């Protein structure tokens, strides 16, 4: 100096917050949704579970 592995720390997992768990990355990184040649169109507040907030639809009062 380079490479690999483990631990800790940090970061990330398409739009907000809390909790739990999981995964990935280690800065030339993880990650930055999908369809279409294009015009343009479509789904979802989760990585997963759950609660809250926002939004949408229906019903009741």
């Nucleotide at each position: 100096u380079c490479u690999u592995u483990g631990c800790c720390g940090g970061g990330u997992g398409a739009u907000g917050g809390g909790g739990u768990c999981c995964a990935c990355c280690u800065u030339g990184a993880a990650c930055c949704g999908c369809a279409a040649g294009a015009c343009u169109g479509c789904u979802g507040a989760u990585g997963a579970c759950u609660c809250c907030u926002a939004c949408c639809a229906a019903a009741u009062u």
Predicted 3D model of a 61-nucleotide RNA (Fluoride riboswitch aptamer (crcB RNA motif)) from Anaerolineales bacterium UBA5796. Its mean pLDDT, the model's own confidence on a scale to 100, is 80. It matches the Rfam family "Fluoride riboswitch aptamer (crcB RNA motif)". Rfam links the family to the GO terms positive regulation of gene expression and response to fluoride. The organism belongs to Anaerolineales, within Bacteria. Of the family's consensus pairs, 100% are formed in the model.